[in-house]
Context: one part of a larger RNA
RNA sequence: GGCGUAUGGUGGAUGCCUAGGCUCUCAGAGGCGAUGAAGGACGUGAUAAGCUGCGAAAAGCUGCGGGGAUUAGCACAUAUGAAUUGAUCCGCAGAUAUCCGAAUGGGGCAACCCGGCAUGUUGAAGACAUGUCACGACCGUAAGGUCGAGUAAACCCGGUGAACUGAAACAUCUAAGUAACCGGAGGAAGAGAAAACAAUAGUGAUUCCGUCAGUAGCGGCGAGCGAACGCGGAUUAGCCCAAACCUAAAUUGUUACGGCAAUUUAGGGGUUGUAGGACCACGACAUUUGAUGCAUAAUGAAUUAGAAUCCUUUGGAAAGAGGAACCGAAGAGGGUGAUAGUCCCGUAUAAGUAAAGAGUGUUAUUGAUAGUGGUAUCCUGAGUAGUGCGGGACACGAGUAAUCCUGUAUGAAUCAGCCGGGACCAUCCGGUAAGGCUAAAUACUCCUGAGAGACCGAUAGUGAACUAGUACCGUGAGGGAAAGGUGAAAAGAACCCUAAGUAAGGGAGUGAAAUAGAUCCUGAAACCGUACGCUU
Repeated sequence: GGCGUAUGGUGGAUGCCUAGGCUCUCAGAGGCGAUGAAGGACGUGAUAAGCUGCGAAAAGCUGCGGGGAUUAGCACAUAUGAAUUGAUCCGCAGAUAUCCGAAUGGGGCAACCCGGCAUGUUGAAGACAUGUCACGACCGUAAGGUCGAGUAAACCCGGUGAACUGAAACAUCUAAGUAACCGGAGGAAGAGAAAACAAUAGUGAUUCCGUCAGUAGCGGCGAGCGAACGCGGAUUAGCCCAAACCUAAAUUGUUACGGCAAUUUAGGGGUUGUAGGACCACGACAUUUGAUGCAUAAUGAAUUAGAAUCCUUUGGAAAGAGGAACCGAAGAGGGUGAUAGUCCCGUAUAAGUAAAGAGUGUUAUUGAUAGUGGUAUCCUGAGUAGUGCGGGACACGAGUAAUCCUGUAUGAAUCAGCCGGGACCAUCCGGUAAGGCUAAAUACUCCUGAGAGACCGAUAGUGAACUAGUACCGUGAGGGAAAGGUGAAAAGAACCCUAAGUAAGGGAGUGAAAUAGAUCCUGAAACCGUACGCUU
């Protein structure tokens, strides 16, 4: 030096565990904000750095309800207190709520500085206290009043709108109307009651799902893009204006002062395709239903009741083993010194109530809603439909290109009308544009409650199981960690010794265990020792 055996150090893998995550289901909620939000700064404790809570009334104050013995948060110490005259704690409702922040009296390098006016402390100067003073929109002569703003995870609608990429290059095309940015709203949004589809038969608003179908088509006919009809389901709900006509008021014009006409405003009327309505004639006061009020009250916060087991044995400890019982509308789950239906918390079940309140009823108040016939006249959405040019949307790239939107230029008809049925024409069929509203079925989850998992188990699972978006890095935008486990219980090692010793160790003691001793469960390997054996 090598090999082997034994025994250690170091190290923190593995095993076990879970306080935290991940993905879903059901239900709720879907906002908050000038009554000052979201988010912060600074304070606040006997001692107080961090987190949490709170706000100069500051780990809190008040009332009501619950509850019934401890208690002054995480946080285990000392001191000092509180509490059966009911604390701590839980629920509901209030009070207080510094400064910044939309930030709003003015300014500003956020958490700071400086004012005006009124009132008061005063009689004045100065200072202080309380209140008030931004801007925009609408209403109003004014005084004044109402509303807005900002923020928030996704979902939704609209505006603006890429590139990488693919086409094995690249330009039309694709990616994609995606990402990003901006505006706006709601708990959903948007769409929506046929100027729709269809095809000789019919359907009957919209939305969503399945299918039709990777079909018909579009396409440097490349890459790729990609329907609809129909059928099967989910859910179902339909309505209101404008106009004609009538009435009233005001204004204007005109007048023979009797009026007449026009315009505007308000009320009635009226709302459709088998055309309907006005108008004329007839008939009637029905039917159905919404909202409000009142009554009732399922439900509804904290919360309450809630069955049934003992002995022996092993062990540090019984819930294990053995024996004998019991409950069960409860054998879900968790805890307890190992594995407990009957020890504890619970569980099934039952009860309870504040605010609120579905639903139901209703003598009430109020709103909406209807018929038959006639057809001379009137009305039925105009810079609209359509057309030319240029774009865009439609699965559809200008194409045979219908349909929809419109920048520009033009520009009808008026029910014997007009539009559509994929150029266009005829026939036939379907519909009635140029005004508006509309629940449900659908999308999403920052958040709350309950529950689940052939999801993870500390290099995993969120970046974060711990003072985590922390420490740290960066001028900044931004980037971004590591870090869990003594024991059943601190019983956390009195006392002694070695020592320079408040280090470390050896005894003693605790404990089932201390090779469980706080660098603390288990404790692999690399790496480093010690002893012995063999060997060079």